[in-house]
RNA sequence: GAUUUAUAAAGAAGAGGUUAGAGACAGGCUCGAUGAUCCUCUGGCAGCCCCAGUAAUGGAAGGUGCCAAAUCCUGACUUUUUAAAAGUAAAUAUAAAUC
Repeated sequence: GAUUUAUAAAGAAGAGGUUAGAGACAGGCUCGAUGAUCCUCUGGCAGCCCCAGUAAUGGAAGGUGCCAAAUCCUGACUUUUUAAAAGUAAAUAUAAAUC
C1' cells in the first nucleotide's frame, strides 16, 4: 500500500510551543489572533487487539485510537411527501486478520 470483516447519532481536559488557516474531498455551514490547526507532556473517554467465560458479561499490564458541532449536513439509490423525513449504499476514519 491492497483486500476482507466489524464499528462510527454516545463519551472525554489542562499547560507549553508554533503561527493562519482548519473541519478527508466538492458544495454549504461552522470554528479560528479571546490563537483554531499541528507538535510535546500530563490527564481523561472508550471501541478493537489481550485474559477468563458457551454466551451475556467481567478484567485489566500493554498496543493503539479518540477528547467543537451526528462521520457538522448534503453528495448514489429506494419509499413516502408541500417542505422534508426514513432506510440502504458509496466515500472517509479506526481496529483486526491476510497478502